[in-house]
Context: one part of a larger RNA
């Protein structure tokens, strides 16, 4: 991992609601008799229990009572408008394990120190080598059995090296192992606070620790086992058969509450009322979006004024000018979520019509929701960042909804799947190929040097206006236009650019532009100053006047300084259009990424792209046809039949069924083959499932109507079994 058995809303008492059945007041409990087919069942028993009356805490009173000083008010009942009680069946709800598995843990009795800690008692054990402590003897120096020195003896140590033994510090191997700690090489200690064998000894809030919460049997921040026990579990995980109608919400307020509850909303089922949506009149309440400066505050610029103040001025006066400025008034220009002189639109209350038509309403049973996701819009937080966050609004969509679309895809776009059809028509999106649909956007002839292509002309054919007319003619128009060349299409900004199209101003221009090409581009003068120079061109003042077709006291390079080249100006040549500026459409560039083209799905497209305009055509579980089935409401000739409407669909309400075991009753079948099991492409049912046929196999077993439950497995790291 399969497989197969087993596995999860029980059940008694209470209350409450429905639905049925009795009775009208209702009903009997243990207890007794009586009967049995021994499961039961009938009578009897008026003891309680509900109900008929309430008010008060009570006593108490009683259609009333409380409260109170009240004969007042009020509060509750009583009338109008008053059934209830027993019994089954289901809901639901208490409180019990209460839908089923699940802790960590708490208590109490007991059981363990054969492992481990620590103790007690008794025995064991430590190769060999080294160092040479105390002390003692001899010598020697001494007065000396003091002390010093030398030599000898000797044989101390939590001394030294190193086996057995005991540790366990490194690192390697192992790490479904040799093993729940082990091996292989290194390491430590080794006469001690040393190791180690047998016996005993300390117990669980207790022991034992050279002390780590360490050890106490593979178990330790309090051991194991049983009991209390089905401990609790707002958490997690799981809870089994079919069909049919409806069909939510992730929201507000409280909560030691935030992933859990109540109670409301919001879905259901049932009774009882009679509203309810929408659209167009119309009546209202209101300070938002927008604008706007009157208020309250921010703001740009001037002007006035009353002051302050700084410099100064003369007659030194509390005179006059004055940079700057508070404050005010006034023009200008502007802002505001907590500014309003004003002020929508929607929405919101009402009322009248017309439409839709059962959606509402309101009391009764029963849920489940309280984690919500995008999208569009107005906000707040954020960086006017997030697939972010936090409100609000929305017939939005997902959730709980397929199907088409967007290459692919919850949540975008189109549309809401009973079912069955190789039937039609559409949506959104598309019709070159993958891939359904247009390579769509008139033919013929003649002519224009002419084959295509454009142009013109006649004819036909479609389509729109229009006239005449009542079915046909006339007549005018159309029968595409445009944009990019960047693969832009098919990513992206400031800025940048003789890119191309369009369109508007504006200036030259045959009295010759623009470009080009020739020629001049002079003179006072090297203007004045300045300067080492300064001559058109370091800089600084002026910027004139002459000659002239024209020529600046000079646009720019240059030179120390000049020189020299060149511009503007003009003259010839040349011959037709130049220039500039500004708006708009489509492009270009800026543009650099990590596995692989990889920013059109793809191929490839220059239309197959982007604008404008026109028709055809595909395209969906949409709408329609055709057939079936099913639920509501209406009608009727009521097993049926017509007519309308309706059948996505989690949590979750409600209906109707199948099955599976037993029991009560009738009826049956079976060794001429019961149930099982195995197989069918058969038949009936919408379906859970029934039957039937074939095969095995060998002793029971069905079908009706009732009843009653250990009553349906695919999942729960479920249980047990078996491969």
């Nucleotide at each position: 991992a399969c497989c197969a058995a087993c596995g999860a809303g029980u059940u008694a008492u209470u209350g409450u609601g429905u639905a049925u059945a009795g009775c009208u007041g209702g009903u009997u409990a243990a207890g007794u008799c009586c009967c049995c087919g021994a499961g039961g069942g009938g009578a009897u028993g008026a003891a309680g229990c509900c109900g008929c009356a309430g008010g008060g805490a009570a006593a108490c009173c009683u259609a009333g009572u409380g409260u109170u000083a009240a004969a007042a008010g009020c509060g509750c009942a009583u009338u109008u408008a008053u059934a209830g009680u027993u019994a089954u069946a289901c809901g639901c709800a208490a409180a019990a394990g209460a839908c089923c598995c699940g802790a960590a843990a708490c208590u109490a009795g007991g059981c363990g120190a054969g492992c481990u800690a620590g103790c007690c008692a008794u025995g064991g054990c430590c190769a060999g080598g080294g160092u040479g402590a105390a002390g003692c003897c001899u010598g020697u120096u001494g007065a000396a059995u003091a002390a010093a020195c030398a030599g000898g003896c000797g044989g101390a140590g939590g001394c030294c090296c190193g086996c057995a033994c005991u540790c366990a510090c490194c690192a390697g191997c192992c790490g479904u192992u040799c093993a729940a700690a082990a091996c292989u090489g290194g390491g430590a200690g080794a006469u001690g606070a040393g190791c180690u064998g047998u016996g005993g000894u300390u117990a669980g809030a207790g022991g034992c620790g050279a002390a780590a919460u360490c050890c106490c049997a593979a178990u330790c921040g309090u051991g194991c086992c049983u009991a209390g026990u089905a401990a609790u579990a707002g958490c997690u995980g799981g809870u089994u058969c079919u069909c049919c109608u409806c069909g939510a919400a992730a929201u507000a307020u409280g909560u030691u509450u935030a992933g859990g509850c109540a109670u409301a909303g919001c879905g259901u089922u049932g009774a009882u009322u009679u509203u309810g949506u929408g659209u167009c009149u119309u009546g209202g309440a209101g300070g938002u979006a927008g604008a706007g400066c009157u208020c309250u505050g921010a703001u740009u610029g001037g002007a006035u004024g009353c002051g302050g103040a700084u410099g100064g001025c003369u007659u030194u006066a509390u005179g006059c000018c004055u940079a700057c400025u508070u404050c005010a008034u006034u023009c200008u220009a502007u802002c505001a979520a907590a500014c309003u002189u004003c002020a929508a639109a929607u929405g919101c209350c009402g009322a009248g019509a017309c439409a839709c038509u059962a959606a509402g309403a309101u009391c009764a049973g029963c849920a489940g929701u309280c984690a919500g996701a995008c999208c569009a819009u107005g906000g707040g937080g954020g960086c006017u960042a997030a697939g972010c966050u936090u409100c609000a609004u929305g017939u939005g969509u997902c959730a709980a909804a397929a199907g088409g679309g967007a290459a692919a895809a919850a949540g975008c776009c189109c549309a809401g799947a009973c079912c069955g059809c190789u039937g039609u028509c559409u949506a959104a999106g598309g019709u070159c190929c993958c891939a359904a649909a247009a390579u769509u956007u008139u033919c013929u002839g003649c002519g224009g040097a002419u084959a295509a292509a454009c142009c013109g002309c006649a004819g036909a054919c479609u389509c729109a206006c229009g006239a005449u007319u009542u079915a046909u003619u006339c007549g005018u128009g159309a029968g595409a236009g445009g944009u990019u060349a960047a693969g832009u299409g098919g990513u992206a900004a400031a800025g940048g650019a003789u890119g191309u199209u369009c369109a508007a101003u504006u200036u030259c221009u045959u009295a010759a532009a623009c470009a080009a090409c020739u020629a001049g581009g002079a003179a006072g003068u090297u203007g004045g100053c300045u300067u080492a120079g300064a001559a058109g061109c370091a800089g600084c003042c002026a910027u004139c006047u002459u000659u002239u077709a024209a020529a600046g006291a000079g646009u720019g390079c240059g030179u120390a300084a000049u020189a020299g080249c060149u511009c503007a100006c003009u003259g010839g040549u040349c011959u037709a259009g130049a220039a500039a500026u500004u708006g708009a459409g489509c492009g270009c560039c800026g543009a650099a990424g990590a596995u692989a083209u990889a920013a059109c799905g793809g191929g490839g497209c220059u239309a197959a792209a982007c604008c404008u305009a026109a028709u055809a055509c595909c395209g969906a579980a949409g709408a329609u046809g055709c057939g079936g089935c099913c639920c509501g409401c209406g009608g009727a000739u009521u097993u049926u039949c017509c007519g309308c409407g309706g059948g996505g669909g989690u949590a979750g309400a409600g209906g109707a069924g199948c099955a599976u075991u037993c029991c009560u009753a009738g009826c049956g079948c079976g060794u001429u083959g019961a149930a099982g099991c195995c197989g069918g492409a058969c038949u009936c049912g919408c379906g859970a499932g029934a039957g039937c046929c074939g095969g095995u196999u060998g002793a029971g077993u069905g079908c009706u109507a009732g009843g009653a439950a250990g009553a349906g497995a695919g999942a729960a790291u479920g249980u047990u079994g078996g491969u």
Molecule: large-subunit ribosomal RNA, domain II
Organism: bacterium